This is a predicted structure of a 397-nucleotide RNA (Bacterial RNase P class A) from a Terriglobales bacterium. The coordinates come from a structure-prediction model, not an experiment, and the mean pLDDT is 76. It is recorded under the gene name rnpB. It matches the Rfam family "Bacterial RNase P class A". Its family is annotated with dimeric ribonuclease P complex, tRNA processing and ribonuclease P activity in the Gene Ontology.
RNA sequence: CAGCUGGACCGGACGGUCGCUUCCAGCGCCUUCGGGCGCUGAGAGAGGAAAGUCCGAACUCCACAGAGUAGUGUGCCGGAUAACGUCCGGGAGAGCGGAUUCAAGUCUGCUCGACGGAAAGUGCCACAGAAAAUGUACCGCCCUGGCAACAGGGUAAGGGUGAAAAGGUGCGGUAAGAGCGCACCGCUGGCGCAGCAAUGCGACAGGCAGGGCAAACCCCACACGGAGCAAGACCAAAUAGGGAGGGAGCUCGGGGUAACUCGAGCGCGUGCCGGCUCGGCGCGUGCAACCUCCGGGUAGGUCGCUUGAGCCGCGCAGCAAUGUGUGGCCUAGAGGAAUGGCCGUCCUGCUGGAGCAAUCCAGCAGACAGAAUUCGGCUUACAGGUCCGGCUGCCAC
Numbered sequence: 001c002a003g004c005u006g007g008a009c010c011g012g013a014c015g016g017u018c019g020c021u022u023c024c025a026g027c028g029c030c031u032u033c034g035g036g037c038g039c040u041g042a043g044a045g046a047g048g049a050a051a052g053u054c055c056g057a058a059c060u061c062c063a064c065a066g067a068g069u070a071g072u073g074u075g076c077c078g079g080a081u082a083a084c085g086u087c088c089g090g091g092a093g094a095g096c097g098g099a100u101u102c103a104a105g106u107c108u109g110c111u112c113g114a115c116g117g118a119a120a121g122u123g124c125c126a127c128a129g130a131a132a133a134u135g136u137a138c139c140g141c142c143c144u145g146g147c148a149a150c151a152g153g154g155u156a157a158g159g160g161u162g163a164a165a166a167g168g169u170g171c172g173g174u175a176a177g178a179g180c181g182c183a184c185c186g187c188u189g190g191c192g193c194a195g196c197a198a199u200g201c202g203a204c205a206g207g208c209a210g211g212g213c214a215a216a217c218c219c220c221a222c223a224c225g226g227a228g229c230a231a232g233a234c235c236a237a238a239u240a241g242g243g244a245g246g247g248a249g250c251u252c253g254g255g256g257u258a259a260c261u262c263g264a265g266c267g268c269g270u271g272c273c274g275g276c277u278c279g280g281c282g283c284g285u286g287c288a289a290c291c292u293c294c295g296g297g298u299a300g301g302u303c304g305c306u307u308g309a310g311c312c313g314c315g316c317a318g319c320a321a322u323g324u325g326u327g328g329c330c331u332a333g334a335g336g337a338a339u340g341g342c343c344g345u346c347c348u349g350c351u352g353g354a355g356c357a358a359u360c361c362a363g364c365a366g367a368c369a370g371a372a373u374u375c376g377g378c379u380u381a382c383a384g385g386u387c388c389g390g391c392u393g394c395c396a397c
Stems, first nucleotide, its partner, number of pairs: 001393010012346007020045003024041007047368001051379002054377005059228004071224005076090005091115001093112008116219002121217002123213003138159002140155006167185006186208001187206003191202004232303004242294005249266007267285007310329008347366008
């Protein structure tokens, strides 16, 4: 310098102008005295993800004797935290690269993750393959018989199939082979040591058993009520409906056993005409109209609502996540939902042109997206840029 990769951060800047939301101050008008409206001025006004709504909480309401069962979730160890399926540190494992070894293996760097149990039981393992787990000989190799084709037997070292094939490598051994024997590696068992632990290391014993899958059922351990700010609380119209109280009926006649019903008259209530009375017309005479009071809900309004597990700086403790001390700061609260439009200068990138070059001119582009009760995470999207690190390659010293 180039390529790949990991982490942290920024995510256009400044000015003018016209608007929008909110808050404060002043003035004016209205007021039921709580406030409302208008104008002017000053202050504040999206994000790293505000997104997906996938986890965990705060807060609110509902439910709740106890026990069991079902269901759901989590799952190496230690720590952090309000909590978590998150984060930090560690362990073991897998993949890739490098070094080393005859080889297996070992060491090292990076990356990855639902990483309890497959020796409780059940089940599954496609295709291919002889055989996918208590049973296997397809090719090959070896022995015997046979002229041969082939038949019988031995063999899991070699080939072949497969995601996976019954410990691995090497040497010996053998008819050929095989833990058949040996060395190393792995494994199993108890022992000792180190570590809080997961686990590691060491020596001993054993030729070696139990192929894989639990994000299949299942087993074990632990945890778990439900709904969500449209939660929920308060104030409260108009209209309709509910409850209580007030509210004028009487007489005659017809029908009917009765309850009741029809008609007429008087009275009463009420509407219209009317300044008032009289009068006229209409309606009702009841579970009426009308009046008063009470209670629930709706529209609407207010609260919840942004001072909080808060942000920034410094110190201390810790490998770290994080905790703690101290100083400073207040940073949107809308609600059919404001945070925007235009212009200018600059910045960055690309393209074209001019120029030996520095550079200049012109055009285009500057992402993903957008608060809605609030936090902690995870995941996903993202033009361009800055800083720090790792690996590989090349060049120079």